[in-house]
RNA sequence: GUUCGUUAAUGGCAAACUCAGUGAAAACUGAGGACGCAAAGUUAUCGGUCUAAGGGAGUUCUCCUAUGAUUGCGAUACUGCCGCC
Numbered sequence: 001g002u003u004c005g006u007u008a009a010u011g012g013c014a015a016a017c018u019c020a021g022u023g024a025a026a027a028c029u030g031a032g033g034a035c036g037c038a039a040a041g042u043u044a045u046c047g048g049u050c051u052a053a054g055g056g057a058g059u060u061c062u063c064c065u066a067u068g069a070u071u072g073c074g075a076u077a078c079u080g081c082c083g084c085c
Base pairs, nucleotide, nucleotide: 001085004083005082012037013036017032018031019030020029021028022027035072041078042077045075046074047073048070049069050068054065055064056063057062058061
């Protein structure tokens, strides 16, 4: 120096599920818990996905809509441990 991730080390994060709380919902927060993760670190710009309270349309239960969410869905940007080279 930048690509890569075979072993080991120091540490880190925490899926499902359970309990409590928030929310219209999607989902989120805290505690427990570990399926996994070398960026499962940061931003939230673009695309995707979820929800539809409010609003709109028909008209009585359907459709549309994000200003609500999701980065552990992907891309972009920035930063970073160890090892190998």
Predicted 3D model of an 85-nucleotide RNA (c-di-GMP-I riboswitch aptamer) from Pseudoalteromonas piratica.
The RNAcentral record of the sequence draws on Rfam and Ribocentre.
The coordinates come from a structure-prediction model, not an experiment, and the mean pLDDT is 78.